[in-house]
């Protein structure tokens, strides 16, 4: 000095003037004073909760979702945090829906002989008939055997494919093969460590078992449903009209009829729902103290967790949090300078928390790996 | 705000994981005096990024865009 990894932060400051949202307070008001006013992602709505209403005896089974190495932290999680085991890079350090393919289905295209039962297309080797040659006691014997036919035997080579039924090397064989040996793979494993995940591993097995489960499935565990436009409560306005569905039809009540009672006979009259039609387009509560935030310290490698002081932090409902100047700060350009001109990222609450994931100018700090140089 | 759906040539539409198909439009050439229609020949697409996978329109995950539905009161 130069290239790389990891985490954690800020995201323009002060001041003045003028404006806006809420709250308290004075004021008959008009308005005044004083307080407070966006984020690390307020976002996407991707998981988890808290509320709040429906439905529901608890508990089984079945469907349908999701999730998936081990421990662990939390209210919970699909989040984090420590390991574990593949891959990646000299390293620091990153990735990784990472359970199960010896319960079943299913699929592996084009090539390729052959893509999951193993089997055999080229090749190689043995034999047969056949054919040459030799020798012959004429029965027959012995050698050779390119091609081509029939029996057989073999998987070492062969070219294909993302993938080819252990690999290399020796031995053995008519060729040849875990046949047979040594090494390395791979499979079961006494036993040791470790809460586990796993991790060594004496010895055994001559090899038997290809990929896909972000195909179906098993396996384990988790989940009832809808959402703050939920949900209560005031107020105003409207035809408490109308069709369909379920309950409900005893009875009680109104109505009409037999002249009246008694008592009989016929029509309504009831509750949920769904739709058309009507009518509003207010207001209050959910709703801002909360798994809160901020310094300290205890305990744990660390998520986090306990304890002690402290502090109160936006609440709009067509929706406020802006604008301008002045002095800095940052960057871009120009200029010798002094100084001029331009910019100030991505975005902006809406019932709330905890996560993830996404956008983001510029800049800080911390740790830690590598090469070089010097000492 | 909350909650559901979909993306394929210029248009509406196919596509058991295995060369992205047709039909309308378009563009060029036949045919006609000339247009239309016909005939022929072509061009033109999986919204974007990642992953599973041998290989993805198709399955998974993230954004990005389009569409639809919800007030309240009797």
């Nucleotide at each position: 000095g130069c290239g790389g990894a990891g985490g954690g932060c800020c995201g323009g400051a002060u001041g003045g003037c003028c404006g806006c949202a809420c709250c308290a307070c004075c004021g008959c008001a008009a308005g005044g004073u004083g307080g407070c006013g966006a984020g690390g992602a307020a976002a996407g709505u991707c998981c988890g909760g808290a509320c709040u209403c429906c439905a529901c005896a608890a508990g089984g089974c079945g469907a349908c979702g999701g999730u998936g190495c081990c421990g662990g932290g939390u209210a919970a999680c699909g989040c984090c945090c420590g390991g574990c085991c593949g891959g990646g890079g000299c390293a620091a350090c990153c990735c990784g829906a990472g359970g199960g393919a010896a319960a079943g289905c299913g699929c592996c295209a084009c090539a390729g002989a052959a893509a999951a039962c193993a089997g055999a297309c080229c090749g190689c080797c043995c034999u047969g008939c056949a054919a040459u040659c030799c020798g012959u006691u004429c029965g027959c014997g012995g050698a050779u055997c390119a091609c081509a036919c029939g029996g057989g035997g073999u998987a070492a080579g062969g070219g294909u494919g993302a993938a080819a039924c252990g690999g290399u090397g020796g031995g053995g064989u008519a060729a040849g093969a875990g046949c047979c040996c040594a090494c390395c793979g791979c499979g079961g494993g006494a036993c040791g460590g470790g809460c586990a995940a796993c991790c060594g591993g004496a010895c055994c097995g001559g090899c038997a078992c290809g990929g896909c489960a972000a195909g179906c499935c098993c396996c384990a565990c988790c989940g009832g449903g809808a959402g703050c436009a939920a949900u209560g409560c005031c107020g105003a306005a409207u035809a408490g009209g109308g069709a369909c569905c379920g309950c409900a039809u005893c009875a009680c009540g109104g109505g009409c009829c037999g002249g009246c009672c008694u008592u009989g006979g016929c029509c309504c009259c009831g509750c949920g729902g769904u739709c058309c039609g009507g009518g509003u387009u207010g207001g209050c509560a959910g709703c801002a103290c909360g798994a809160g935030c901020c310094u300290g310290u205890u305990g744990g490698c660390g998520a986090c967790a306990g304890c002690a002081g402290g502090c109160c932090c936006a609440g709009a409902u067509g929706a406020a949090u802006g604008g301008u100047c002045a002095u800095c700060c940052c960057c871009g350009g120009g200029g010798c300078a002094a100084c001029c001109c331009g910019g100030g990222a991505c975005a902006g609450a809406a019932u709330c928390c905890g996560g993830c994931u996404u956008a983001c100018a510029g800049g800080c700090c911390c740790u830690c790996c590598g090469c070089g140089c010097a000492u | 705000g909350c909650g559901g759906g979909c993306g394929u040539u210029g248009u509406g539409u196919a596509a058991u994981g295995g060369u992205a198909a047709g039909a309308c439009c378009c563009u060029u050439g036949c045919c006609u005096u000339c247009c239309a229609a016909g005939c022929a020949a072509g061009a033109g697409a999986u919204g974007c990024g990642g992953g599973u996978u041998c290989g993805a329109u198709u399955c998974c995950c993230g954004c990005c865009g389009c569409c639809c539905g919800c007030u309240c009161c009797a």
This is a predicted complex of two RNAs, RNase P RNA and transfer RNA, with 449 nucleotides together. Its mean pLDDT, the model's own confidence on a scale to 100, is 79.